[in-house]
RNA sequence: GAAGCAAGCCAGACCGCCGCUGGUGCGAUCGUGGAAACACGGCACUGGAGGAAGGUCCGGACUGCACAGGGCAGCGCAGGAGUUAACGGCUCUCCACCGCGAGGUGAGGAUCAGAGCAACAGAGACGAGUCGCCACGGUUCGCGCCGUGGCGGGUGAAACGGGCAAUCUCUGCGCGCAGCAACACCAAAUAGGCACACGUUGAUUCGGCCCGAGGAGUGUGCGGGUAGGUGGCACCGAGCCGUGUGGGCGACCCACGGCCCAGAGGAAUGGCGGUCACGCGGCGGCGCCUGCAAGGGCGACGCCGUGCACAGAAUCCGGCCUAUCGGCUUGCUUCACAC
Numbered sequence: 001g002a003a004g005c006a007a008g009c010c011a012g013a014c015c016g017c018c019g020c021u022g023g024u025g026c027g028a029u030c031g032u033g034g035a036a037a038c039a040c041g042g043c044a045c046u047g048g049a050g051g052a053a054g055g056u057c058c059g060g061a062c063u064g065c066a067c068a069g070g071g072c073a074g075c076g077c078a079g080g081a082g083u084u085a086a087c088g089g090c091u092c093u094c095c096a097c098c099g100c101g102a103g104g105u106g107a108g109g110a111u112c113a114g115a116g117c118a119a120c121a122g123a124g125a126c127g128a129g130u131c132g133c134c135a136c137g138g139u140u141c142g143c144g145c146c147g148u149g150g151c152g153g154g155u156g157a158a159a160c161g162g163g164c165a166a167u168c169u170c171u172g173c174g175c176g177c178a179g180c181a182a183c184a185c186c187a188a189a190u191a192g193g194c195a196c197a198c199g200u201u202g203a204u205u206c207g208g209c210c211c212g213a214g215g216a217g218u219g220u221g222c223g224g225g226u227a228g229g230u231g232g233c234a235c236c237g238a239g240c241c242g243u244g245u246g247g248g249c250g251a252c253c254c255a256c257g258g259c260c261c262a263g264a265g266g267a268a269u270g271g272c273g274g275u276c277a278c279g280c281g282g283c284g285g286c287g288c289c290u291g292c293a294a295g296g297g298c299g300a301c302g303c304c305g306u307g308c309a310c311a312g313a314a315u316c317c318g319g320c321c322u323a324u325c326g327g328c329u330u331g332c333u334u335c336a337c338a339c
Stems, first nucleotide, its partner, number of pairs: 001335010012276007020048007030041004050310001054321002057319005062179004074175005079093005094108001095106004109170002114168002116164002131152009183231004193222006205213002237260001239259006246253002278307007286299005
């Protein structure tokens, strides 16, 4: 220098103006909407997307229901050891395969329980049997046929001895079911339910009273569900960031210090302007290289234009998988050259 392998990082920065949305404090204890529950409204300060927030594939937290104990069925996992809240994740390691190598991949328990499967070719493919030759025996006048044993060629991945468990199965281990539209609380109208009281000896009703009419319900209370509202829900935690001549090969664990870090409910996290940085394209002059020349190439500078991927939280967390313009860092491998 070229070609690669592995691990990690960034995902424009700053300023101004205008908005959207959460929290905290103050304040009238007021106003608006609503039957209520509750929601909204002022001022100040302050927080506001990601490495995947994505797919919803796996595992957990949390919640409700179920649950003596054991077994069957079903589903999942599969070398060994470890890590973790847990996992099908991750780490180390053995083995197999791929690569010159750095490394990568693995659906790596069992075929001395049983079943099933194997294209084409081949006489025959998992049941058994027989393509050719030889020997012996039986049979036949003989050709031949039958039986037993041995040998051989060819086909094919595999020829009677095996293979496949990525077919069923067996073994070992694990798993109760559902999911925040879980679930808990507050709570109308209408209809129905329960209790009590009044009522054919005429109640309730006909605007207050009396008369009159009418003719079977009426009143009060309670409880459940629905609309609606609140919590769950933004969190002192499997939390985040540093440090460690702490432990461990490592995943990971430990100690110390610092921090509090988005939260809606049709769903906020945006827009405009400026400066700087970066990529791409064009133009301009300058410098260098090459060339006889025309011209070509490279470099920094200036100006103009343009661009900045994939994507967007929705109960939370750990993983896996998938998408991703461009760029950076570290370690290592192979080859070539120079010393």